[in-house]
Predicted 3D model of a 73-nucleotide RNA (transfer RNA) from a Mycobacteriales bacterium. The RNAcentral record of the sequence draws on ENA. Its Rfam family is "tRNA". The family's RNA type in Rfam is transfer RNA. Lineage of the source: Bacteria > Bacillati > Actinomycetota > Actinomycetes > Mycobacteriales.
């Protein structure tokens, strides 16, 4: 320099253009216990890497850039 992949909650990941963006773990509160853990109930937490574009409607499609990874020269 060229090609491909990746980016969504603190972490690991779902999410075929259409309801309010979810799950597990973690965190907080409650319950249970003599106490802790486990269990059970509830809660907070992501304007979806950035900026544009297409569309009635974009996490999802297109373009550019950025982060990380793989391959080639």
């Nucleotide at each position: 320099c060229c090609g491909c992949c990746u980016g969504u909650a603190g972490c690991u990941c779902a999410g075929u253009g259409g309801u309010g963006a979810g799950a597990g773990c973690g965190c907080c509160c409650g319950u249970c216990u003599g106490a802790u853990a486990a269990g059970c109930g509830g809660g907070a937490g992501a304007u979806c890497g950035a900026a544009g574009g297409u569309u009635c409607g974009a996490g999802u499609c297109c373009u550019u850039c950025c982060u990380g990874g793989c391959g080639g020269a």